[in-house]
RNA sequence: GGGCGCAUAGCUCAGUGGCAGAGCGCCUGCUUUACACGCAGGUGGUCGCUGGUUCAAUCCCGGCUGCGCCUA
Numbered sequence: 001g002g003g004c005g006c007a008u009a010g011c012u013c014a015g016u017g018g019c020a021g022a023g024c025g026c027c028u029g030c031u032u033u034a035c036a037c038g039c040a041g042g043u044g045g046u047c048g049c050u051g052g053u054u055c056a057a058u059c060c061c062g063g064c065u066g067c068g069c070c071u072a
Stems, first nucleotide, its partner, number of pairs: 001071007010024004018055001025043006048064005
């Protein structure tokens, strides 16, 4: 240089055009002599950036950035 993949909550990841979610974590309460476990409630996001398509984009298309793999 060429090809492919990934980027969504603090972490690991779902979500293939119509209200952004789960598990773990964190906070509060209950429980306990206390801690843990358990139970209940709560906390969470400019969906990497930028343009385009569309009535409507996390999702489709282009460009860019970062990371990973393959290849010369």
A computed fold for a 72-nucleotide RNA from a Deltaproteobacteria bacterium, annotated as transfer RNA. The coordinates come from a structure-prediction model, not an experiment, and the mean pLDDT is 83. It matches the Rfam family "tRNA". The family's RNA type in Rfam is transfer RNA. Rfam links the family to the GO term triplet codon-amino acid adaptor activity. From the family's description: Transfer RNA (tRNA) molecules are approximately 80 nucleotides in length.